[in-house]
RNA sequence: GACUUAUCACGAGAUGGUCGAGGGACGGGCCCGAUGACACCCGGCAACCUGCUGCAUUGAACAGUAAGGUGCCAACUCCCGCAGAACAACGGUUCUGAAAGAUAAGGA
Repeated sequence: GACUUAUCACGAGAUGGUCGAGGGACGGGCCCGAUGACACCCGGCAACCUGCUGCAUUGAACAGUAAGGUGCCAACUCCCGCAGAACAACGGUUCUGAAAGAUAAGGA
């Protein structure tokens, strides 16, 4: 890097520290940002994997915990990007699915 499976409407500093100009994957929008964004540290959230505890037929499943490995902490994955359906009619709205993306785990 590709593949498989699962999840993506909840949650996480209205006033912590450092730095200083871009950032929100891509295209189009629309936003965030010198009243300091993004990033890093601290802090926090969650519970995917491991561990541990309970239950239990060793196990599986379930419930809990948060020690370890990740992850996450503006906006539904910020919205739309392709296809279909319903409604509306000249613009569009809503819903469903896919694609793309993100994260975790796994096998070769």
Predicted 3D model of a 108-nucleotide RNA (SAM riboswitch aptamer (S box leader)) from Aneurinibacillus soli.
The source organism's lineage runs through Bacteria, Bacillati, Bacillota, Paenibacillaceae and Aneurinibacillus.
Its Rfam family is "SAM riboswitch aptamer (S box leader)". Its family is annotated with regulation of gene expression in the Gene Ontology.
The sequence is in RNAcentral, with records from Rfam.